[in-house]
Context: one part of a larger RNA
Parts: sequence; C1' cells; structure tokens
RNA sequence: CUGGGCGUAAAGAGUUGCGUAGGUGGCACUGUGUGUCAGUAGUGAAAGCGUGUGGCUCAACCAUAUACACAUUACUGAAACUGCAGAGCUAGAGGACGAGAGAGGUAACUGGAAUUCCUUGUGUAGGAGUGAAAUCCGUAGAUAUAAGGAGGAACACCGAUGGCGUAGGCAGGUUACUGGCUCGUUUCUGACACUAAGGCACGAAAGCGUGGGGAGCAAACGGGAUUAGAUACCCCAGUAGUCCACGCCGUAAACGAUGAAUGCUAGCUGUUAUGGGUAUCGACCCCCGUAGUAGCGAAGCUAACGCGUUAAGCAUUCCGCCUGUGGAGUACGGUCGCAAGACUAAAACAU
Repeated sequence: CUGGGCGUAAAGAGUUGCGUAGGUGGCACUGUGUGUCAGUAGUGAAAGCGUGUGGCUCAACCAUAUACACAUUACUGAAACUGCAGAGCUAGAGGACGAGAGAGGUAACUGGAAUUCCUUGUGUAGGAGUGAAAUCCGUAGAUAUAAGGAGGAACACCGAUGGCGUAGGCAGGUUACUGGCUCGUUUCUGACACUAAGGCACGAAAGCGUGGGGAGCAAACGGGAUUAGAUACCCCAGUAGUCCACGCCGUAAACGAUGAAUGCUAGCUGUUAUGGGUAUCGACCCCCGUAGUAGCGAAGCUAACGCGUUAAGCAUUCCGCCUGUGGAGUACGGUCGCAAGACUAAAACAU
C1' cells in the first nucleotide's frame, strides 16, 4: 500500500462556530471529446525471465526461434458515464412575508429571604461542638430575643423525563441592544450545496498578572480529638481562592466515552413548540401533520452488554483517529506561555 476498525476492547480532535486549499455533488437538453472504451500502426537495445527446438554422454551451461501481457505514441471511431462550455428546471440550499416559544448572549438598574458583623434595648449562665469529648466563645454579659444599620455572595417556591445554546454552558425581577430556532402560506433566486488539511474564533474548573472587593465557604497553615502511628476521615479556627474589571492560560470522565451531511428501513407511549381538522357559546378533550426531547420495541446490527427513524440498521460523500503491553503522552528538538505548563512527538530496552 491492499485491508480491518474507532459506544464499553487501541481509536471521533473540546466545539467545528466561521471557513481557505482540496475532495465530492440534484433534474433534464445541446455541443465538445478531458478522463473512458474499441480498432489500426509504430516503439519498448542486448543479455536475462517464460515456452519450443538443438549442442556439450546428462545437468548446470550454451545456441536458436518465439508468445501473451504491460507501458507509451500517433491516427480513426464511439458518446452511456465523468469533465468542460452554453442555455434551462425546482425536489437541495437560501431569501421575502405572517405568526410563535425560550435560564441564548451583552450591559445597566433593581428586589426579598438567609448567613456574618456593628450599635442599642430586654435578659442571665451558659453556648457551641461530637460517637463521646476537647480545643473554642461567654460575668469585660455570650447564646436567646427585639429594633436599627453595614456589606458581600447566591437566587427558595415555580422547577419538570421541561426550555435555550455549536460546544463550554445558561435560572430573582425590569429595561436597552442583540444572535439563533420552529411553524404556516404563497412568492422570489435558481445548485448558490456537503465536508473540511492548514487558518481564525470560542472554550468548565483550577491556576497566573495588575487593580478592586471580601459576607459565607474554604486548599495551605495552626490547634483539639481518634489512632500503634494519623502528615487523614471528625471538631475549633483560618489565608490564598471563590466575586468584579482587564489581560493570559487552553486543559477536563470537555461524555451520548457515539465526527459532520444526505437518503432509505414496523410500530407504541409520554412531553415541549406550533399548524390544520373535529367538537363546543368558548376553552379543554379527540384526530392528523411538522420540528425537538424522553421511554419501550419489529427487522437488522453487535463478542456480548445493548443500539434500534435522535441507529451502534442499510447506503453515499468528506474529514479526524487506531495498529500488543510497558518504556511514554515521556526524552530530545520545535512552536506557544509571565510561570505553571500546553501542543507536536520518538528510540534503546523489557515482555
């Protein structure tokens, strides 16, 4: 290379969001003749290889004759498919119009409950904590209770098998700006499409830089217990951090451990959004459809588990990735980063 694979055995990149090169591409017509196919002709030294015949007593060896195939060039022809050119179509794709749902995003403003702290009042000996205790707080008046104030962070109920978002993710309320999606009707453009190496962008938490903020929680650290020990689990405290702004980092069991797109292949049930019908005074109910989201299942697939119109079924296109285990996602080199480190990525050797 041919090949076999990628839910759980090695293997889908965090998202492919935008998209370059490249690869692939709907229906029908005309032309061309790029690929394609057929025929004819030429070329492909000798030796060697294959086959036939012959010569060394055989063989190796040598001599001689010769084929298929393949490659390539030229000419002639074919026109289904492919490419190209021209002129079209509407089933893909996109736009317009009319409705609609939503924690989608950004910014500003704002609300109540609770914790903590401060001030004041009432009040007196305990409180807190645990398996049990102790460290700890409290007669300098705690805990409890009432009023007032400060400040930070998170948003009970609704809440869901729910919704939205490309993924990460998104939840008190209001306003402004803004992205996407679904449904419906006719209408418009007329293949404008799919995928996507590199590239750009985004990307939880932790961590880093500068400046703020700091209620609660809480790595580290300290103390009390437990224990043979206890660098832990339990308890008392508590700093970074958690929060905000700006800038980095670029990784996660970033998971559906399942790349994207398109078509086809039994059904049943729930739910969200929406259209039509039926019903009704109207709404609910009931029936049909589209788009999502869940549960179960025919065929089929699978090593099994299981998947099963949201496929892991049947096919096509494109990309990524895997090739025994350890060494190792390491060394070296390179790129990026303030650093931490990230990305790329071996070999010896062992088995």
Record summary
Predicted 3D model of a 351-nucleotide part of an RNA (small-subunit ribosomal RNA, central domain) from an uncultured bacterium. The RNAcentral record of the full RNA draws on ENA and SILVA. Model confidence (mean pLDDT): 81 of 100.